A computed fold for a 257-nucleotide part of an RNA from a Synergistaceae bacterium, annotated as large-subunit ribosomal RNA, domain VI. Taxonomically the source falls in Synergistaceae (Bacteria, Synergistota, Synergistia, Synergistales). The full RNA is in RNAcentral, with records from ENA.
Context: one part of a larger RNA
RNA sequence: CGCAGGAGAUUUGAGAGGAUCUUCAUUUAGUACGAGAGGACCGGUGUGGACGAACCUCUGGUGUAUCGGUUGUGGCGCCAGCUGCAUUGCCGAGUAGCUACGUUCGGAAUGGAUAAUCGCUGAAAGCAUCUAAGCGAGAAGCCAACCUCAAGAUUAGAUCUCCCCUUAGAGUCAUUGGAGACUACAAUGUUGAUAGGUCACAGGUGUAAGCAUGGCAACAUGUUCAGCCGAGUGAUACUAAUAACUCGAUCGUCUUG
Numbered sequence: 001c002g003c004a005g006g007a008g009a010u011u012u013g014a015g016a017g018g019a020u021c022u023u024c025a026u027u028u029a030g031u032a033c034g035a036g037a038g039g040a041c042c043g044g045u046g047u048g049g050a051c052g053a054a055c056c057u058c059u060g061g062u063g064u065a066u067c068g069g070u071u072g073u074g075g076c077g078c079c080a081g082c083u084g085c086a087u088u089g090c091c092g093a094g095u096a097g098c099u100a101c102g103u104u105c106g107g108a109a110u111g112g113a114u115a116a117u118c119g120c121u122g123a124a125a126g127c128a129u130c131u132a133a134g135c136g137a138g139a140a141g142c143c144a145a146c147c148u149c150a151a152g153a154u155u156a157g158a159u160c161u162c163c164c165c166u167u168a169g170a171g172u173c174a175u176u177g178g179a180g181a182c183u184a185c186a187a188u189g190u191u192g193a194u195a196g197g198u199c200a201c202a203g204g205u206g207u208a209a210g211c212a213u214g215g216c217a218a219c220a221u222g223u224u225c226a227g228c229c230g231a232g233u234g235a236u237a238c239u240a241a242u243a244a245c246u247c248g249a250u251c252g253u254c255u256u257g
Base pairs, nucleotide, nucleotide: 001152005163006162007161008160009159010158011157015149016148017147018146021049022048024046025045026044027043033038051106052105053104054103055102059100060099061098062097066093067092068091069090070089071086072085073084074083075082076081110144111143112142117137118136119135120134164252169247170246171245172244173189174188175187176186177185194240195239196238197236198235199234200233201232203229204228205227210223211222212221213220214219
C1' cells in the first nucleotide's frame, strides 16, 4: 500500500514446513517344524542407542554487581576498622538467569489408494488362465492422521461486537520485561503493584563490628545459627509512571432505474 466505510476481538484452512529411525531382553515357547542338532512366524511386555523439543525440581557448569579467607603495597594522622591497585590480585563457596553432563516428553495407534506379489470369479480358446469385463488381499514407501506456520489464498474468506464528526480506536509520551540490535512484541500508566524503595520470607555466605573474659602473645571464647546480601516470592503507593498532544469515516466506488 492492498483487501471499496473505520475499528477491536475470535477464527476456517487453500497451501507450506517439521517429524517418520532403530537395538536388545523377555513372554508366547524350547511350542510349531525337525530323526537329531537346532529352532521360529504371528502377537504381548520391558529396556536401551542416536535424533528432536521443552524445562531448571534434582545432579553439575557458569555466576568480574553476593558472602567469606588471604598475600604485597598505597591511602583514610596512629591502633582498630575500612578502602584503592595487583588477571575478579589469588583462593573457598554461591541466589536468579543462562545452560548439559541433568529432568520430562516425542516417533505411536488408525484409515484410504496402491507397488512387487498372492488370489476369487471368468471368457476370448466347451479345457486352462489373477484379466480381457468384474471383485479382493498387499509395504518402513504415497495420501490423510500427529506438531508448527498460514487469507498478499489479489479467488485477499468467515463470525461476533463497537463507531457516526473528530467518535470507536490507534499513536506520541512515561514506568518496564517474560520481549529485544533498532523497530517490533508483551505488562502497566493513580479507577495503578509497571519499576525503584521499604517490610517480611526464601536462598547464599558462615558466627560481623564493638565490648567483655582468658592468654606474655599469636589467638580463643561469649554476646551470636551472627552480620552482610544482585537478579527470587509476597505485601505495601513512600518515589516515578504527571500533564498534554497527534492521527483517525467526506454516510461509506461509479452509472442507470